[in-house]
This is a predicted structure of a 526-nucleotide part of an RNA (large-subunit ribosomal RNA, domain I) from Paenirhodobacter enshiensis. Model confidence (mean pLDDT): 83 of 100. Rfam family: Bacterial large subunit ribosomal RNA.

Context: one part of a larger RNA
């Protein structure tokens, strides 16, 4: 140097474990904002920081029920207090809530500058009134004049460095006031003012205006992709849509959503690619009207901080009993703790009760209201769009231009178009249920993961980092049943490691901590 036994080092796989995650299910909520939100800045504690929580009243004030022994949130103790005169801690209500943001007195490089007016305050001046003191008159007294002083209060006038409270943006309604054209009275209109509302933020769902391209067509124009992504606008717990100018076919149905079927049918298409109904049936839901409206009452019933809540010892093995071994008990008891696997230890679940507040709410009252037959409409020309339908034989729906009826003896439909039949009444409105969707709250569930997986994050993560921005975005979890986290001694630098000693069941469980493979690196011995 290789080989084979061994014995370490590194590393951090694997196994077990779960504080997170994921998907659902069932109810609840489905909005928060000028009574300043969402978000954040900066304070705040006896205490450097950081997260939490508050907001100059700041881990917090009060109040009202609820508990009943312990507490001052967490990383983490120390200190100094609190508390059966009921504390901390749940629940509900009121107070406070810097500064910034819609940000709204202007301004601005967010979290800062700079204002104005009013009040409160203080100060002066005069005024009214009151109390007291004082001087004259009165012999005293009762009492009346008048001067000044000092307080008090009540209303005004003037100034105030600071610092304190309120208001002051825009816009649209409505109301009084002022002014005012063309024009004379008025009118638009301008201004002041004084209630009111609007503005922003939110995951998906909705509706509406606008609207691609990559890609298919094995190219490529029509066509597809797609009314898709994406942009604006707007609402609401859903929206939308709705009560027949509707299918249908000689027989009848009867709003409207939304499933299943019809059917990849009929059709529609450079008859390519590809797109693609409806009538009809089966379901879910059902309500019809012109206010299914609005105030109050209130039986009853929800949630609700909570309250009660069965039933076990003793040996033995261990460090440790829930495990074995005997002998008992309970059950209308899920699960989760405790030194190993607990029905009965301990928390809690079944189950039975619950205040405030809030939610539902049968019933009773009260105050008001009650449309009326829809013209620049239907319909036609061009020109687009929309209907499964690409102009096509092309009904039907919209409309951008340019036209333009009838009046129920009338008027539209029934896929060109006439005629008969039949259905139907357009150009006002409203309408709950079934349906969509999950940023959130609660309760349970999973042939769902288990730390290169599960959410990008189980850990102080949209963190550290990169990026001039818009953006990208990690890694990182386990000592043990309790810190009992090694007092004390030695080497060594009053180290860093290490040996003893103690602790513990283990220390090859020593904060780089269960387990501790393999890659790579040494020692020993043959």
């Nucleotide at each position: 140097g290789g080989c084979g036994u061994u014995u370490g080092g590194u590393g951090g796989a694997u196994g077990c474990c779960u504080u997170g995650g994921c998907a659902g299910u069932a109810a609840g909520a489905g909005g928060c904002g000028a009574u300043g939100a969402a978000g954040g800045a900066c304070g705040u504690g006896g205490u450097a920081c950081u997260c939490u929580g508050c907001g100059a009243u700041a881990a917090g004030u009060c109040c009202u029920g609820g508990g009943g022994a312990g507490c001052u949130g967490a990383g983490a103790a120390c200190a100094a207090g609190c508390u059966u005169u009921g504390a901390u801690c749940c629940a509900g209500g009121a107070a406070u809530u810097u500064c910034c943001g819609a940000a709204u007195g202007g301004g601005g490089a967010a979290a800062c500058c700079c204002a104005c007016c009013u009040g409160a305050c203080a100060g002066u001046c005069a005024g009214u009134u009151g109390u007291a003191a004082u001087u004259g008159c009165g012999u005293u007294a009762a009492g009346c004049a008048g001067c000044u002083u000092a307080c008090a209060a009540c209303g005004g006038g003037c100034u105030g460095a600071a610092a304190c409270a309120g208001g002051u943006a825009c816009u649209u309604a409505u109301g009084a006031c002022c002014u005012g054209a063309a024009u004379a009275c008025a009118u638009a209109g301008g201004g002041u003012u004084a209630u009111a509302a609007g503005a922003g933020c939110g995951a998906a769902c909705c509706c509406g205006g606008g609207g691609a391209a990559c890609u298919g067509a094995a190219a490529c124009a029509u066509c597809u992709a797609a009314g898709u992504a994406c942009c604006c606008g707007g609402a609401g717990g859903a929206a939308a849509g709705g009560a027949c100018a509707u299918c249908a076919a000689g027989a009848g149905a009867g709003a409207c959503u939304c499933c299943g079927u019809u059917a990849g049918u009929a059709g529609u298409g450079g008859c390519g690619a590809g797109c693609g109904a409806a009538c009809g049936c089966g379901g879910a839901c059902c309500a019809g009207c012109c206010g299914a409206g609005c105030c109050g009452u209130a039986a009853g019933g929800g949630c609700g901080a909570g309250c009660a809540g069965a039933a076990c010892c003793a040996g033995u093995u261990g460090g440790a009993a829930a495990g074995c071994u005997g002998g008992g008990c309970g059950a209308u008891a899920u699960g989760g703790g405790u030194g190993a696997c607990a029905g009965c230890c301990c928390c809690g679940u079944a189950u039975g009760c619950g205040a405030a507040g809030c939610c539902u709410g049968a019933u009773c009252g009260g105050a008001c209201g009650u449309a009326u037959u829809a013209a620049g409409u239907a319909g036609g020309g061009c020109g687009g769009g929309a209907c499964a339908c690409g102009u096509g034989a092309a009904a039907u729906c919209c409309u951008g231009u340019c036209u333009g009826a009838a009046g129920a003896u009338c008027g539209g439909g029934g896929g060109a178009c006439c005629a008969c039949c039949c259905c139907c009444g357009a150009a006002g409105g409203c309408u709950a249920a079934g349906u969509a969707c999950u940023c959130c709250u609660u309760a349970c569930u999973g042939a769902c993961c288990g730390a290169u997986a599960g959410c990008g994050a189980a850990c102080c993560a949209g963190u550290a980092c990169c990026g001039u921005g818009a953006g990208g975005g990690a890694a990182a979890g386990g000592u043990g049943a309790a810190a009992a986290g090694c007092a004390c001694c030695c080497c060594g630098a009053c180290g860093a490691g290490g040996g003893g000693a103690g602790u513990g069941a283990a220390a090859c469980a020593g904060u780089u901590u269960c387990u501790g493979a393999a890659a790579c690196c040494g020692g020993a011995c043959g």